Molecule: Group I catalytic intron
Organism: Paracoccaceae bacterium
RNA sequence: CAACGGACUUGUACAUUUUGUGAGUGCCUUGUCGGAAACGGCAGGAGUAGAACCGCUCAAAUUCGGGGAAACCUGGACACAGGCAAUCCCGAGCCAAGCCCGUUUCUGUGACGGGAAGGUGUAGAGACUAGACGGGUGGCACCUAAGGCCGACUGCUACGGUGAAGGGAUAGUCCAGACCACAAACCUCCGGGCGGA
Numbered sequence: 001c002a003a004c005g006g007a008c009u010u011g012u013a014c015a016u017u018u019u020g021u022g023a024g025u026g027c028c029u030u031g032u033c034g035g036a037a038a039c040g041g042c043a044g045g046a047g048u049a050g051a052a053c054c055g056c057u058c059a060a061a062u063u064c065g066g067g068g069a070a071a072c073c074u075g076g077a078c079a080c081a082g083g084c085a086a087u088c089c090c091g092a093g094c095c096a097a098g099c100c101c102g103u104u105u106c107u108g109u110g111a112c113g114g115g116a117a118g119g120u121g122u123a124g125a126g127a128c129u130a131g132a133c134g135g136g137u138g139g140c141a142c143c144u145a146a147g148g149c150c151g152a153c154u155g156c157u158a159c160g161g162u163g164a165a166g167g168g169a170u171a172g173u174c175c176a177g178a179c180c181a182c183a184a185a186c187c188u189c190c191g192g193g194c195g196g197a
Stems, first nucleotide, its partner, number of pairs: 008024006025049003028045007053139006063092006072083004093120003099115006124175001126174005140163004147157003182195001186191001
C1' cells in the first nucleotide's frame, strides 16, 4: 500500500518467517583500462533494492565425452574426506529465422556449401506444448555529439550509448522412471533409491 498479494533473482538449514547463510543482478561509490563523450570492461565496498519500454518474427538442433563448485549435511581434535547442490565451463558433433561469403543461374527466385554470433550439451531420469528473461528485427523514451550541418544562438543531428539478472526447464501439461508412503544393493555417517503396490 483499502483488502488480498507482493517487497530484485536463486540455493540451503536438525532454522520456523521481518530467520541464518551462499551465489547472482541493478543503483550508489572507490580504483583502473578503453572511448571524443555518453557509456562500457575488470577488481573492490562494512551502502542500497525506487525504476527495469512496446510490437512483429524464429522454435530448429536438443548428441557423445570430460573438468570445477559456495553455503549446507555427515565423519574427524585438526589437517582433511564423503554427500547434496544454486551453478562456472572445455573438446567434438548438430541447429530455426536473420546476417556474411561462395557455387548453380543471362538475371532473378530457389537450392546447395561454408562462416560469424547465439544455442544445444546443461530438468527431478525424462516426454510434449507455448513463448521469453533467448535468436532476429522495427519502434519509442532518455543520454552523449566524434564527424557533419547552420552561421549566431554554441544550436541541430547517431552511424555512438542506456532501457538488470532469473530458461543448468521459464509458464504449463505429463511422468508405475517425478512427487507422497514403504524401500534393495552400497555406506562409519551423511546419503543413495534397485523395486513392488